[in-house]
Molecule: transfer RNA
Organism: uncultured Eubacteriales bacterium
RNA sequence: CGGGGUGUGGCUCAGGUGGUAGAGUGCUUGCUUCGGGAGCAAGAGGCCGCGAGUUCGAGUCUCGCCACUCCGACCA
Numbered sequence: 001c002g003g004g005g006u007g008u009g010g011c012u013c014a015g016g017u018g019g020u021a022g023a024g025u026g027c028u029u030g031c032u033u034c035g036g037g038a039g040c041a042a043g044a045g046g047c048c049g050c051g052a053g054u055u056c057g058a059g060u061c062u063c064g065c066c067a068c069u070c071c072g073a074c075c076a
Stems, first nucleotide, its partner, number of pairs: 001072007010025004019056001027043006049065005
């Protein structure tokens, strides 16, 4: 430098055909228990890497950029 992949709640990941986002785990509170562990119930927590475009409407399509990663090339 060229090409590919990934970027969604703290963490690990889902999100056919565009219609304003979910699971597990963790966290908080309550209940059960003498207590711990464990179980049950409720709740908080993300606007989807950044920016722009298309559209009535984009996490989901298009373009640019950034980060991580893989392959190749180049220099030595």